This is a predicted structure of a 385-nucleotide part of an RNA (large-subunit ribosomal RNA, domain III) from Marichromatium gracile. Taxonomically the source falls in Marichromatium (Bacteria, Pseudomonadota, Gammaproteobacteria, Chromatiales). The coordinates come from a structure-prediction model, not an experiment, and the mean pLDDT is 83.

Context: one part of a larger RNA
């Protein structure tokens, strides 16, 4: 220059109360406004206390502050089942020997590591200022061990089997979720209507037993045989013979039980005005319905679409009064780590409380092909002058 630009999305305010030395900006209540496939909710990564309470207001907030993600002190994250650790193995690291290489070193067998993948088991309600599938209440469930009876060929690091997968489509039968009816409970209007209308609320889990539905898949069992499965094998596999015409597996969802319970609109009481404490009413049905579930299912098409480990078989050393296997019932055991709070953000990457950028799940009305669009819920904001 100048008390000038600027005070970071034109989603917006307005009144009354309160606390205080001091209030447009902090609390509480009323109307208004904005978002709403979000500007809302729930979780990865990433921060690492920013969480929740009390007492501060220098200083950090683009004003103000009595507020704050800010100061300072206290409190806070409770798991056998969530996720990791933990078996397994992918691209890819390493890599005993080995090969190569002046040297450093490089590649790589056997291993051994590596999830973003496979691998056992948990639900609903209720609690706290801050945690909860971890705490409490109900009801479950799974693992190995052990031990008890009863039966009894067991036995791997080999063998098969399974696990086990791709894209597009259609069709179907269902569920969550919605809508409107029924029932319960409470209103009847300061202004033109309001006794047929308006308002709230009406619900529930795994798991376990029954029957195994709708559908989808296979023939299925027994005997004999065998040049394949690096040895073996009663198992796969190839061959045959016969029996059965229906069988076996799979398989959501409804039912019934869980549930004499829980939740629940309101009711009553108490209050330090935050709030707590008891009882508690109805709790049906119809339609509509998913992108979820049956479905790794079906059709089809070429560009042909993981491994292992588990599981279930099968035997080999070997053992065969043992050991061990199978079912049942009982019993103790199940560490160790993560768990607060933000997570389309003022808390993470962007030098900032920054109009940028961030991967995944929920996905209510009403319009509508629709997750557009515009209004609305639940919720959550009005963007710090």
């Nucleotide at each position: 220059g100048a008390g000038u630009a600027a005070c970071g999305a034109c989603a917006a305010a307005g009144g009354g109360a309160g606390u205080g030395a001091g209030a447009g900006u902090c609390u509480c209540c009323c109307u208004c406004g904005c978002c709403g496939a979000a500007a809302g909710c729930c979780c990865a990564a990433g921060g690492u206390u920013u969480c929740c309470u009390g007492c501060g207001c220098a200083a950090c907030g683009u004003u103000c502050a009595u507020c704050g993600g800010c100061g300072c002190a206290g409190g806070g994250u409770g798991a056998g089942u969530c996720g990791g650790c933990c078996c397994c193995u992918a691209a890819g690291g390493c890599g005993a020997g080995g090969c190569c290489g002046a040297a450093a070193g490089g590649c790589g067998u056997a291993g051994u590591c590596g999830a973003u993948g496979g691998g056992a088991a948990g639900c609903a309600g209720g609690u706290u200022a801050a945690u909860a599938u971890u705490c409490c209440u109900g009801c479950a469930c799974c693992a190995g061990c052990u031990g008890u009876a009863a039966c009894u060929g067991c036995g791997a690091u080999g063998g098969g089997a399974u696990g086990a997968c791709g894209g597009a489509g259609a069709a179907g039968g269902c569920u969550a979720g919605g809508u409107c009816a029924g029932c319960c409970g409470g209103c009847c209007g300061a202004u033109g209507g309001u006794a047929g209308u308006g308002c709230c609320g009406g619900u529930c889990c795994a798991a376990g037993c029954g029957a195994g539905u709708a559908g989808g898949g296979a023939g299925u069992g027994u005997c004999c045989u065998u040049a394949g499965g690096c040895a073996a094998a009663u198992c796969c596999g190839g061959g045959g013979a016969c029996a059965c015409a229906a069988u076996c597996c799979u398989g959501a969802g409804a039912c019934g039980u869980g549930a004499c319970g829980a939740c629940g609109a309101g009711u009553u009481c108490c209050c330090a005005c935050g709030g707590g404490a008891a009882c508690g009413a109805a709790g049906u049905g119809a339609u509509u319905g998913a992108u979820g579930c049956c479905a790794a299912g079906c059709u089809u098409c070429c560009a042909g679409g993981a491994a292992a480990a588990g599981u279930c078989u099968c035997u080999a050393a070997g053992c065969u009064u043992c050991a061990g296997g199978u079912u049942a019932c009982a019993g103790a055991u199940g560490a160790c780590c993560g768990u607060a709070c933000c997570c389309c953000a003022a808390a993470c990457c962007g030098a900032c409380a920054c109009a940028g950028g961030u991967g995944g799940g929920c996905a209510g009305g009403g319009u509508g092909a629709g997750a557009a669009u515009c209004c609305c819920a639940a919720g959550g904001c009005g963007c710090u002058u």